[in-house]
Context: one part of a larger RNA
């Protein structure tokens, strides 16, 4: 000088307390261990690995196993010679690549030739092989914590102090007083998006408030330009005004306000830590392999299953189930797509094909809700796992291994030891849409939208992480 204390002293975080819901128990979904396999491919391991890397594993993907091939090669650069166009087609041999065999034959030409395939030959090639403790670049994490440091002065013999310590405030090294300091730089905030209020512009495919037509109905037509709304500018908030305390900063209140003291959200991630992660996104040194650790093809396997553990989803019922009836949303997506309305099936669906490259048509039906009725506390009209059996779509193809659909079956669970986890307000809880990956689809996942919509914060002893000043130290 750090680091470290079951030393102290002040301050924060959903750290604890208060309070909702939860997970730990049951089924099942998924990830991981371990086993188990020809193989169940790799990598990620406390926080910060385990619905991670995968935002889609039947084939493909695919890196793994068995078989079967190929040998300049599946794919690219390039150099040489020399032959033919490559392709196509046919036919044999296979499970499929692949292999043999027939037949075939371009484009430009100044007719010399040239071009572009393909076979030979030959430098290169290819490796998801190792090494992330050789590396770039990306990335978690302390932590969106308030830190970290430099110039120059100044003390110190020097490592080093100083400044950044000190009184006060602040979400903040946020500001403000003192001060051997003065200054500044990366952080903090701003500056940038979105969301709240209002103006002006602008008026369709969106709107409909007064007119006027029109329908069982419907902004349907005329036409409005007001109003929502769109999407371009700009207003707005800054402790600005008021009282109160203060030397100030800044603090409590309280006025106007849509909005008040960072309004709310979200992007941004100092110096650095952990030889954190990743050679399997990409690059990339070394090292390996080269008729194979490269390549292609079939099938298989990444879906095994005594078992253990993370993460979720459904429940366990009456604030429920189940029928029927009627209301309200917003983010998004569609052309090799999205598909109305009609028929057909009891359904998944099928037939058909209006529209609509979409503020224009369409997915679409929002769902808790409201309102009638039934169930009457029961392993039930709870729950829905398992099977049997028929289907239905997607797709070469659903036996390993898809999802959905009707018809039977109806397990386990009656609120969960010890332990633990999430949230402070449009949050929690709950309720339903949407999209990306994507033929389907293992989504209960992952990332958005909205409806409805709560409790509680006395506090700072305690546990958990943190910052500052101090002390202690045999610790670097």
């Nucleotide at each position: 000088u750090g680091a470290c204390g079951g030393g102290g002293g002040c301050c924060c975080g959903c750290a604890c307390a208060a309070g909702c819901g939860g997970u730990g128990g049951a089924g099942c979904a998924u990830g991981u261990g371990g086993u188990u396999u020809a193989a169940u491919u790799c990598g990620a391991u406390g926080c910060a690995a385990c619905g991670c890397g995968a935002g889609g594993a039947a084939c493909c993907u695919u890196a793994c196993c068995c078989g079967g091939g190929c040998u300049u090669g599946a794919a690219c650069g390039u150099g040489g010679g020399g032959g033919a166009a490559a392709a196509g087609c046919a036919g044999c041999c296979g499970a499929a690549a692949g292999g043999c065999u027939g037949u075939g034959u371009g484009c430009c030409u100044u007719c010399g030739g040239g071009c572009g395939u393909c076979c030979c030959u030959g430098c290169g090639a290819g490796g998801u092989g190792c090494u992330g403790c050789a590396u770039g670049g990306c990335u978690g994490u302390c932590g969106u914590c308030a830190g970290c440091u430099c110039g120059u002065g100044u003390c110190g013999u020097g490592a080093g102090a100083u400044g950044u310590u000190g009184g006060g405030u602040u979400a903040a090294g946020u500001c403000c007083c003192g001060c051997a300091a003065c200054g500044a730089g990366c952080g903090c905030a701003a500056c940038c998006c979105c969301u709240g209020u209002c103006c002006u512009u602008a008026g369709u495919u969106a709107c409909c408030a007064g007119c006027g037509g029109g329908u069982c109905a419907u902004g349907c037509c005329g036409g409005g330009g007001a109003c929502u709304c769109u999407a371009a500018g700009g207003a707005g908030a800054c402790c600005g005004c008021c009282u109160a305390c203060g030397c100030a900063a800044g603090u409590a209140g309280g006025a106007g306000g849509a909005a008040g003291g960072u309004g709310g959200g979200g992007a941004c991630g100092a110096c650095g830590u952990c030889a954190a992660g990743u050679c399997a996104u990409c690059a990339u040194g070394g090292c390996c392999c080269u008729u194979a650790c490269g390549u292609c093809c079939g099938g298989g396997g990444c879906u095994a299953c005594a078992c253990a553990c993370g993460u979720g989803c459904u429940a366990c019922a009456a604030u429920g189930g189940c029928a029927g009836a009627u209301a309200c949303a917003a983010u998004g997506c569609g052309c090799a797509g999205c598909g109305a309305g009609g028929c057909c099936g009891c359904g998944a669906g099928g037939c058909g094909g209006a529209g609509c490259u979409a503020a224009u048509c369409g997915c679409a039906a929002a769902a808790a809700g409201u309102c009638u009725g039934c169930c009457c506390c029961a392993g039930u009209u709870c729950g829905g796992a398992u099977u049997g059996g028929a289907g239905u779509c997607u797709g070469c193809a659903a036996c390993u291994c898809g999802a959905c659909u009707c018809c039977a079956u109806g397990a386990a669970g009656u609120u969960g030891g010890a332990a633990u986890c999430g949230c402070u307000a449009g949050u929690a809880a709950u309720c339903c849409c949407g999209u990306a990956u994507c033929a389907g689809c293992a989504a209960u996942g992952a990332c958005g939208g909205g409806g409805c919509g709560a409790a509680u914060a006395c506090g700072u002893u305690c546990c958990c992480g943190g910052g500052c000043c101090u002390u202690g130290u045999a610790c670097a």
Notes: A computed fold for a 476-nucleotide part of an RNA from an uncultured organism, annotated as small-subunit ribosomal RNA, 3' major domain. Its mean pLDDT, the model's own confidence on a scale to 100, is 85.